[in-house]
A computed fold for a 72-nucleotide RNA from a Puniceicoccales bacterium, annotated as transfer RNA. The organism belongs to Puniceicoccales, within Bacteria. It matches the Rfam family "tRNA". It is annotated as a transfer RNA. The coordinates come from a structure-prediction model, not an experiment, and the mean pLDDT is 80. The RNAcentral record of the sequence draws on ENA.
RNA sequence: GUCCCCAUAGUUCAAUGGAUAGAACAGCGGUUUCCUAAACCGUUAAUCCAAGUUCGAUUCUUGGUGGGGACG
Numbered sequence: 001g002u003c004c005c006c007a008u009a010g011u012u013c014a015a016u017g018g019a020u021a022g023a024a025c026a027g028c029g030g031u032u033u034c035c036u037a038a039a040c041c042g043u044u045a046a047u048c049c050a051a052g053u054u055c056g057a058u059u060c061u062u063g064g065u066g067g068g069g070a071c072g
Stems, first nucleotide, its partner, number of pairs: 001071007010025004018055001027043005048064005
């Protein structure tokens, strides 16, 4: 330099254009226990940025940012 892939909760991952964006772990509160842990119940929290297409975008398009990879 050219090409490809990825970006969603604190973490690891779902969601093939239709909704209130979901799960596990973690956090917080509670029940239980002499205390802690475990278990159970409840609860907080996210779509990398900007534009475009569409009645409707996490999803499609363009540009940007960041990360990873292949070739030279």